[in-house]
This is a predicted structure of a 71-nucleotide RNA (transfer RNA) from a bacterium.
RNA sequence: GCGGGUAUGGUUCAGUGGUAGAACGCGACCUUCCCAAGGUUGAGACACGGGUUCGAUUCCCGUUUCCCGCU
Numbered sequence: 001g002c003g004g005g006u007a008u009g010g011u012u013c014a015g016u017g018g019u020a021g022a023a024c025g026c027g028a029c030c031u032u033c034c035c036a037a038g039g040u041u042g043a044g045a046c047a048c049g050g051g052u053u054c055g056a057u058u059c060c061c062g063u064u065u066c067c068c069g070c071u
Base pairs, nucleotide, nucleotide: 001070002069003068004067005066007064010024011023012022013021018054026042027041028040029039030038047063048062049061050060051059
């Protein structure tokens, strides 16, 4: 330099155009003499910039990050 893949709560991962979810973690409350475990509840995220569309996490283009391969 070329090609392919990846980017979603704090972490690990789902999500094939119409309300963004789970587990663990975090806060509050309940339970307990206390801790742990358990229960209820809450906060918190689509890498960035454009395009297509009534509507984009999703499709297209570019940039960036990381991974793999080729040279």
Its Rfam family is "tRNA". From the family's description: Transfer RNA (tRNA) molecules are approximately 80 nucleotides in length. The coordinates come from a structure-prediction model, not an experiment, and the mean pLDDT is 83. The sequence was found in a public genome assembly.